[in-house]
Context: one part of a larger RNA
RNA sequence: CUGCCUGGUGGAUGGCUCGGCUCAGACGCCGACGAAGGACGUGCCAAGCUGCGAUAAGCCCUAGGGAGCCGCACGGAGGCGAAGAACUAGGGAUGUCCGAAUGGGAAUCCCCACCGCAAUUGCUUCGCGCAAUGGGGAACGCACCGAAUUGAAACAUCUCAGUAGGUGCAGGAAGAGAAAUCAACCGAGAUGUCGUUACUAACCGCGAGUGAACCCGACACAGUCCAAACCGAAGGCUUCGGCCAAUGUGGUGUUCGGACUGGCUCUCAUCCGAGGAAGCUCGACGAGAAGUCUCCUGGAACGGAGCGUGAAACAGGGUGACAACCCCGUAUCGUCGUGCAGUACUCGGUGCGUCAGCUCCAGAGUAGCGGGGAUUGGAAAUUCCUCGUGAAGCUGGCAGACAUCGUCUGCCAAGACUAAAUACGUUCUGAGACCGAUAGCGAAAAAGUAGCGUGAGCGAACGCUGAAAAGCACCCCGAGAAGGGAGGUGCAAUAGGGCCUGAAAUCAGGUAGCGAUAGAGCGAUCGGGCACGAAAGGCCCGCAGGGAAACGACCUACCCGCGAGGGUACAGUAGGAGCCUUCGGGAGCCGCUGUCCGAUCGUACGUUUUGAAAAACGAACCAAGGAGUGUGCUUGUUUGACGAGUCUAACCGGAGUAUCCGGGGAGGCGUAGGGAAACCGACAUGGCCGCAGCAUUGCGAGGGCCGCCGUAUUCAAGUGCGGGGAGUCAAACGGGCACGACCCGAAACCGGGUGAUCUACGCGUGGGCAGGGCGAAGCGUGGCGAAAGCUACGUGGAGGCCCGUUAGAGUUGGUGUCCUACAAUACCCUCUCGUGACCUACGUGUAGGGGUGAAAGGCCCAUCGAACCCGGAAACAGCUGGUUCCGACCGAAAAAUGUCGAAGCAUUACCUCUUCUGAGGUAGUCCGUGGGGUAGAGCGACCGAUUGGGGGCCCCGACUCCGAGAGGAGUCGGACCUCCUGUCGAACUCCGAACUCACGGACGCCGUGGACGAAGGGAGUCCGCUGCGCGGGGUAAGCUUGCGUAGCGUGAGGGAGACAACCCAGAGCUGGGUUAAGGUCCCCAAGUAUGGACUAAGUGCGAUCGAAGGUGGUCCCAAGCCCUAGACAGCCGGGAGGUGAGCUUAGAAGCAGCUACCCUCUAAGAAAAGCGUAACAGCUUACCGGCCGAGGUUUGGGGCGCCCAAAAUGAUCGGGGCUCAAGUCCAUCACCGAGACCUAGCCGCACGUGUCAGAGCGUGCUCGCGUAGGUCGGCACUCCGGUUGGGUGGAAGCACGGGCGAGAGCUCGCGUGGACCGACCGGUGAGGAAAAUCUUGGUCAUAGUAGCAGCGAUAGUCGGGUUAGAAUCCCGACGGCCGAACGAGUAAGGGUUCCUCGGCAAUGUUCCACAGCCGAGGGUUAGCCGGUCCUAAGUCCCGUCGUAAUUCGAGCGGGACAAAAUGGGAAGCUGGUUAAUAUUCCAGCGCUUCCGUACAACGAAAACUGACGCCUUGGGGUCGACCGGACCACGCUUUCGCGUGGUCGAACUGUCAAAAUCCGUGGAAGCCGUAACGGCACGAAGCGGACGAACGGCAGGAUAGCGCAAGCCGGUUCAACCUAGGGCCCGUGAAAAGGUGAGUACGGAAUCCGUACCGAGAUCCGACACAGGUACUCGUGCCAGCGAAAGGCAAGGCCUGU
Repeated sequence: CUGCCUGGUGGAUGGCUCGGCUCAGACGCCGACGAAGGACGUGCCAAGCUGCGAUAAGCCCUAGGGAGCCGCACGGAGGCGAAGAACUAGGGAUGUCCGAAUGGGAAUCCCCACCGCAAUUGCUUCGCGCAAUGGGGAACGCACCGAAUUGAAACAUCUCAGUAGGUGCAGGAAGAGAAAUCAACCGAGAUGUCGUUACUAACCGCGAGUGAACCCGACACAGUCCAAACCGAAGGCUUCGGCCAAUGUGGUGUUCGGACUGGCUCUCAUCCGAGGAAGCUCGACGAGAAGUCUCCUGGAACGGAGCGUGAAACAGGGUGACAACCCCGUAUCGUCGUGCAGUACUCGGUGCGUCAGCUCCAGAGUAGCGGGGAUUGGAAAUUCCUCGUGAAGCUGGCAGACAUCGUCUGCCAAGACUAAAUACGUUCUGAGACCGAUAGCGAAAAAGUAGCGUGAGCGAACGCUGAAAAGCACCCCGAGAAGGGAGGUGCAAUAGGGCCUGAAAUCAGGUAGCGAUAGAGCGAUCGGGCACGAAAGGCCCGCAGGGAAACGACCUACCCGCGAGGGUACAGUAGGAGCCUUCGGGAGCCGCUGUCCGAUCGUACGUUUUGAAAAACGAACCAAGGAGUGUGCUUGUUUGACGAGUCUAACCGGAGUAUCCGGGGAGGCGUAGGGAAACCGACAUGGCCGCAGCAUUGCGAGGGCCGCCGUAUUCAAGUGCGGGGAGUCAAACGGGCACGACCCGAAACCGGGUGAUCUACGCGUGGGCAGGGCGAAGCGUGGCGAAAGCUACGUGGAGGCCCGUUAGAGUUGGUGUCCUACAAUACCCUCUCGUGACCUACGUGUAGGGGUGAAAGGCCCAUCGAACCCGGAAACAGCUGGUUCCGACCGAAAAAUGUCGAAGCAUUACCUCUUCUGAGGUAGUCCGUGGGGUAGAGCGACCGAUUGGGGGCCCCGACUCCGAGAGGAGUCGGACCUCCUGUCGAACUCCGAACUCACGGACGCCGUGGACGAAGGGAGUCCGCUGCGCGGGGUAAGCUUGCGUAGCGUGAGGGAGACAACCCAGAGCUGGGUUAAGGUCCCCAAGUAUGGACUAAGUGCGAUCGAAGGUGGUCCCAAGCCCUAGACAGCCGGGAGGUGAGCUUAGAAGCAGCUACCCUCUAAGAAAAGCGUAACAGCUUACCGGCCGAGGUUUGGGGCGCCCAAAAUGAUCGGGGCUCAAGUCCAUCACCGAGACCUAGCCGCACGUGUCAGAGCGUGCUCGCGUAGGUCGGCACUCCGGUUGGGUGGAAGCACGGGCGAGAGCUCGCGUGGACCGACCGGUGAGGAAAAUCUUGGUCAUAGUAGCAGCGAUAGUCGGGUUAGAAUCCCGACGGCCGAACGAGUAAGGGUUCCUCGGCAAUGUUCCACAGCCGAGGGUUAGCCGGUCCUAAGUCCCGUCGUAAUUCGAGCGGGACAAAAUGGGAAGCUGGUUAAUAUUCCAGCGCUUCCGUACAACGAAAACUGACGCCUUGGGGUCGACCGGACCACGCUUUCGCGUGGUCGAACUGUCAAAAUCCGUGGAAGCCGUAACGGCACGAAGCGGACGAACGGCAGGAUAGCGCAAGCCGGUUCAACCUAGGGCCCGUGAAAAGGUGAGUACGGAAUCCGUACCGAGAUCCGACACAGGUACUCGUGCCAGCGAAAGGCAAGGCCUGU
C1' cells in the first nucleotide's frame, strides 16, 4: 500500500405510519345580547399544548352512562365516586383586558371624567325613547379602478388582459330574470348552467393574434306587484296618552291591456292566512351468528398437521407471528335527529272569465340625432360615458345586424320583486393502480415553532426500545447523580433510553501478501511466488493414441548462381489448434479468491470543440434526492370495431353505485366537384397493357395508358382543377401548436405595501465651548486748528478675528499598523476647526421616478445612476451548464438559397424508417460519334509587354549651323519598315494534350431476396479541419479565402521514438498460419547477409535535407593544348650591345611623367613585368641553354565532404553505440513483421425452408467500425388485477463468498436480521445518475501542520485558607495602575443581570473550587423624587369637502393627544437601618394642597407674575481652596518640637440688609460719578425716610444627631446664588396651565404608576465577556502652572482592557 476480519463513527436501505395530498359527497354565515382574533390569568407541585375565566382543566339543571375517575402526562402527595363520579348530548350561569370597541384618552398598563348607543341613519311623544348600521369570514359572487414582464423573433396600434393587484358591497350562494326578445313568411315564448354551433360569422400594423350569437340536445322550471285612469277616509301604528294620512291611508288595476257604461256566466287563476307530510339523503345510537378442540415448533400460535362450526356476516382493524368462528366490528334489522322544507298537500279568505260601447289612462331631458372617448367579435350594424340637440303619445312607438321610403312580422322602453338548475370549500364524512420521513402540506414532533430582520416580512431541523418497563435491585472502583466492572430482567441488551434494521464514505485494532535498488491513470490479458480454501463449483497433471483445415519441413541426391542463396526429387510426406480416448498420478487437489512480481499494451471520466491526457471547463469523498411531463387541438403509423357510412356529447335510467350496463344522433367527419361569385354539376366501365396470384393460346384484384364526362376561362383553339365509392371511432406510439412545456440559471419591468431608531434637510424644547492673544466703534485727557476736524496717550471690549491636544467636532499626510482584523472602515502619530453658516441630546416632519441634497449622483437602517419586502412569476433568455439501464441494423452534416441574417431559423442537399410501383440500373474497362480550349507550347499568327545592335524611310519634335529668303545641312529623341540577337502574358492564341461530358454499343457489376423511381413519418446538420493537386489575397506564417479529391471529424490495429488527419490497413468473438508498410549489431522479432562504390566530416545513422558566397578536401566524366625532336615542376647557367632612347627635369640612367618602342649580336635577352635608389647602383621576371626522364597543363561538368554555423539549469541520432560501417549510393538473396489475407470453431444479422415457436436445418465471395441521428429487441424498479407459490423449521434488507448470461442483470451458499416477500400473464408510472461551481446530510486527507501568543496601561510576587484538585477563588503583606477617570450621580436602553445558598455538563478564547453561567430562595415600601397637570413643533379623531372608492387627501370649524435626564410646575430635610431599598422604612424636626368646623376679613376683579436672545462689565456672596493663630487625636521624637488629620450640624421659621426705584429736604450755570458708558434747574451733589435680594449673614431648629476628642477666632480669593449696568441685530430671542392678588386656628384626607441592578475596554447598540459607538451632572482636591494642557499624587476605584 491492497484485500479481508473484529469493532467505532454515520444514518442509507428494508419494514412500519396517530401525518399529508387528491377526488367525491354532505353542509354553509358569525357580530353592539360585543364577533373573529388575541393578551393576561387559571392546576397541590405546572415550563409547553389543551380546556376554562377571579365561580377560571371548571359551576347548575335535564337525559344518557354504570365503575371507575382527577386532560396530553404511565410521577409524588392528596382526593372524588352506588346519596351514581368520570364521560356523552342538550339547556343555563360565570365569562378579566384588548379587539367594530362604542363616555374622553391611551402603551392589551392605566389616566381623566362620573354612568354615556361614540359616529352615521330612520322614526320620534324630542327623553338616545324605539330601531338600524359598523367589524370578521378559506374560496366562490357583483360593481368600480386597473399594470407590466411577455408575444409580435425589433417596436408604437395590437397582445399579455379587463389578467395580477387595489377599493367598495352581499350571500350561503351571488348575479340574471318574466320580451319595446328571437326568428323568417315556418315558428318559438323569463333567466341561468352544461353540450353543440365553432377554433364558425366577425375584428385585426388583415401582422402576431382575438373571437361571439341564434337554432338544436339537456339540467331545472314559476310566476308576480306597482305608477296612472276611476272611487275618496271605507286605512294603518300605538307605550292606549296619541300619531300618520286630501301634496291621498285605503279600494280598484297592470298587457289575453285596463278604467268607465251596459249585459252574461259563475267562483277552478292569482294573492293572503292557518295547518303541514310521505319519501329520500346524511349523521348518531342499539341488536347482531360461529372453535379459543387435540398434537408439533416457538418467548408467545393468529403458523403446520388433524377434527369441527357460522355465513343476508370471508369489508376492515386489534390481539405476544398470517384469526370468518378471541375482541371491536361487518351483512341485516331497528330508534332518534339534520337537510330537501314550512316545500308538496289540505283548509279558510280573495275573485277568474266573456260580449258590446269607444269617453279616459298606460313611466321625458326619455327615444332619436351630432361631436369626442372607452369597451366589444360587433364591422356602416355591441354596450356605455361625456358635451350639445331633442320627439311621438294608440290614427302611437320600438325592433327585425348599412342608410332612407313603403309594406310585412315581432314586441310595448324610459317603475319594482322572484325559488330551482350553477360557482366555491373554512368545516364534516368517505375513498385512492397518490407519498411513505431529503417523500408527502413549510409543518407526522414545542410549526408558522426555534431563529433572522427597525419593519413589511423570511423561516428550518428533529418519526420507530420491548409482547410487556420486566427501564438494570444489590455490590465494587471512582471526588462523583460522570464513567466503568460484576450481576439481574428479557427470546434477544451488538433491543439499555436519539435504544428496530444499521449500508457507504471514514477511523482504530488484527490479519494475508508486499515493502525504503527506486516514479505514479491506479488497470486489462498472460505467466509465476506466497496465502486462503466450511458451504454453494469439479475436475487437474503426465505419458501414449485417434482424427483434422490453412500452412508446411529437416536430412540426402542432382542442378543453377561470383556470392548470400535458390530449384527439382523425397513430399503436399512428417508436423500442425481446440477436441476425443486409454493408462498412471493428485483430494488443499484444481479452478476461483487475496496479494506481490514479471511480460505485452496503455496519458482517467464527462463536456465544449476542426482538434483535449491537456497548462480548456466540472467534480475532495460517500449516501439519498435530481431533468422530455400533463391537458386540449392537430398530423402520421400500428392494432381493433363497424363500413357509404361512422361516432356519440351533455344528460337520463339501471345496478354490484365515481368503475359497469342500457339509452341519448344535438352535432361532427365522410358520401361531389368547379368557380371570386352568380351559378352549374360528373365513367355502379368503352378499348388496351399488365405486377402479385391462378396455373397457362391465357385470365388477371390492385396498377397503368387511352377514350369519355363535370366545371371555370372562352370567338375559337386550348388550358387549370375534378370524376369508375372508403371512411369513421377508439387505444397505444412518433411528430406539430398553445400553455412554465426537458431541468437549473440573469441583469431587469410592473403592482401593492414597509422603512427618516442609520443618514440628508427643516421645525420645537434643552445642553455645551480651559486658558491666552490682537485691540474695531464709542468715550476721556493732552496737543494743534477760526472751524470742520486732525492727532498722541488712555479707556473701551467688537470680531462667521488669532493661538490652543479645554471639552467637542472633523479626518490632511504617513499612501504607517491592521487587512480570515480588536473592528463588514479599527489603532497610532501628524493634521483642521474650536463664539459660529458652531457642536450636540430628545421630540417631530418630508418616502421610492419619490424625498433630502452649501451638488459628491451624495444620502434615504452595513442596500442607491432609482431602497427594501411580497406579489405578477415557473418573466423572457437565438446564451452557458446538465439530462440517469443493455443490446441489434443502418448511418450523417459542417454545404446551397433566403433571412435586421451571421452563436439563430426555414427550405433544399445529405441520414433513417414505412409504403407503393414493377425491370431495369450503372460507379469500372474498351470502342464509336460529338462537345471542350486547361497543362504545355508559341507569338517571323493576333493583342499587349519587351534586351542589345545594324540598315532604311526622311514621317514628327527640339536644338545648332548655313542662306537675304524660300529652303538646306547636321545632331539628338520618337514613330515606321527591315535584318540579327535576347525575353514574356489569369483577363494573348496559329496550336494543343492528359482528362472530362453526352449519346450509342460490348464486357464487368448490381437487380423479382424488388434495383431504378415515387409518396409519406422521423431526424440531425448549416463554427469544420488536414494532406495532395489547382487558384485569389499576403513579404510571410501551424496565415487567410475558394475549387477538386482522400482522410480526420465519426476509425480501432501495425509502422513513423512519442505523434487527429503521413505510410500500411477498415476491428463480431476465440485459436492456428501467411504477408503489408516498415525493418533484421544490442535494447527489440528478424542478416554483424551478398556483390560493388563513395565519405573521414561522427558528415551521417533525423520528416526537420541550414542560405548567399567560398573551397589545389577527395573521387569520377568530357574537351582543348604541351610532351622521348624530352613536356610540367625543381636545380645550375645565361638574361647582352647602340643607350643613361628622346623629351622633360635640379636629377629622370628599363622602372615620376610625355613621345616613340627601333636596330645589332644571339641559343636567348623588353626603348622592360616587379622590388629598389635623391639619382645611380643592386635583386628578380619575361626569354634561352643544361641536368632530369613521363606524363603535364587548362577549361567545363558531376558525386560525397568542408567553411559560412550564436541562447539562455545537462547533454543526446529513441538510447547504447557505429568508420571496407550499424553512414551514403547501386544491385541482390533470405528472414521478421498487423485485428490485413488464409483457415477451424462459435455468436449475431439477412435470406431460404420449416415449425405452435422469434425450435431446427440450410445459404451468405459479394453481411458484422461508428459520433449526431433514425429504426428494432430486451434488463431492472413502484403499485394494481388475475393465476400460482415461499415465510418464526426464519421474509425483506445488509455483509462476505460461489455459479450462469454478450450485457442490462439473474441465481445459490453462509452469517446478520426478526416480519413479511416473490414468480408468470396483463396493466400503471413521480421508473434507472458520476458529472449540472447541482440540493441536503455525513465524512476524510491536508495536520497535530499553517497560524496565534496582541496593547504607548511592564503588574504582579510571597505567605496563608478552602479543596479530590488552585498561577487564575478568598484573606494578608509588599508592589503597581487610573485620577476632566478606570472615581461619583443620572437619562436612554436592557430586564432580574441585584442579594444569599448550592453546583461545574455546557457558557468563560487557558484553568476555575469563581462568575453577568446552572438550580433554588429572597429583594424594589414615597402627600412633598419623577409620572400624573400644562402647552410646543407636530399628530390623531369628528364634521364639511374632494376622490369611482378607501384604513387616502390640502384647507376650514370643533375635540383630543404630544416633553420622566433637559420646557412650565403646590410641598422634605438631617441622621440611622438591610445580605439586597430608601429624600420611600425608622427617629427627630418640617412643609404643601384639599375637605370640614370655628373665628377673622371682605364687591371681587384689574393688574402683576409664570415669561425667556447673544456678548461684556460692576457690586453682594456661600461651599471649596489657601494664609495666620488656638484646641483635640494620631504618628515621629531623649527633649525642644515637627508632621498628618480634625475642630461638624439640614430643611424650615424668624430676623438683617445692598443695588435699583420712590418721597421729603437741598439748590448745583460746571459739578457729581463710573470698570466703562454717563447724570443734572423737567432739579446734580449732600442729608433723611419708604420700599426692597440671595441656595447670603445671624438666631431658633438643636440638653436632635454625629464625633475617641476638640467640637473656636481672623483674613484672602471667590463656583453656585442674588443684584445693577453697557454693547449688538436687515436675527428682537415660545405657549399654556398655574400662581400672586386673596387670612388664622383645630381636625381629617393625600389614591394610582416608576423605584432592584448595569449604565459600560463584560448587564446598552455593534452576531461575541468585540481596542468601535452612546446624552447630561460633579468642573475650585493638592504640587507647580495662564490653564479643564502635559507630569506626579489624594478621595475613590482597580491589578479581569481575563
The prediction has a mean pLDDT of 83. The part of an RNA shown here (large-subunit ribosomal RNA, half A) has 1698 nucleotides and comes from Haloglomus irregulare. The sequence was found in a public genome assembly.